[in-house]
Molecule: transfer RNA
Organism: Spirochaetales bacterium
């Protein structure tokens, strides 16, 4: 060059047109002699960028950027 897969909270990862969520981490509180253990709670992502379609887009379409494979 050219298929394919993937970018979603600090980290892994779901969500496949109408409430953005799980598990770890982080702050607070509680239990406890104490804690890594266990229990409550809470902050933190304008869903990789611009655009389009629609009452409405993470999602569906068009370009672009990045990463991982495969083939030349």
């Nucleotide at each position: 060059a050219g298929c394919a897969g993937g970018g979603u909270a600090g980290a892994g990862c779901a969500g496949c047109g109408g409430g953005a969520g799980c598990u770890c981490g982080c702050c607070g509180g509680g239990u406890u002699c104490a804690u890594u253990a266990c229990c409550c709670g809470g902050a933190g992502g304008c869903c990789g960028c611009g655009g389009g379609u629609u009452c409405g887009a993470c999602c569906c379409c068009c370009g672009c950027c990045c990463c991982u494979g495969c083939u030349a």